[in-house]
RNA sequence: AGCAGAGUAGGGUUUGGUGCGUUAAGUGCCUGGUGAACAGGGAGUUGUCACCGGGACGAAAAGGUUUCUUGCGAUACCAGACCCGCAUCCCGCUGCU
Numbered sequence: 001a002g003c004a005g006a007g008u009a010g011g012g013u014u015u016g017g018u019g020c021g022u023u024a025a026g027u028g029c030c031u032g033g034u035g036a037a038c039a040g041g042g043a044g045u046u047g048u049c050a051c052c053g054g055g056a057c058g059a060a061a062a063g064g065u066u067u068c069u070u071g072c073g074a075u076a077c078c079a080g081a082c083c084c085g086c087a088u089c090c091c092g093c094u095g096c097u
Base pairs, nucleotide, nucleotide: 001097002096003095004094005093010084011083012082013081014080015079016078017077018076019075020073021072022071029055030054031053032052033051034050035049036048040091041090042089043088061070062069063068
């Protein structure tokens, strides 16, 4: 110097547990603002996530009979399994030449 590779935060799916809602909040969609994280170091988005607003849309109840059971919700959190995995740039690390 060339080629190849490793590793994270996080995200997704699914299973279990505990809740919340079913008097409709939440989720999903559009939009404004604020913030956070992004491999060992540095930078970092039009991407990701969280929070606070605004907007449109909008639902699955049944039994029991007094707060319980079975359901339902792109429902919340925790744990397990599996999958994906630094947007990108520079340096570093490992292997080969």

About this RNA: Predicted 3D model of a 97-nucleotide RNA (THF (Tetrahydrofolate) riboswitch aptamer). Its Rfam family is "THF (Tetrahydrofolate) riboswitch aptamer". For this family Rfam cites "The structure of a tetrahydrofolate-sensing riboswitch reveals two ligand binding sites in a single aptamer" (Trausch et al., Structure, 2011). Rfam's curators write: Tetrahydrofolate (THF) riboswitch was first reported for Ames et al. as an RNA motif in 5' untranslated (5'-UTR)regions of folate transport and biosynthesis genes in Firmicutes genomes. The model forms 83% of the base pairs in the Rfam consensus.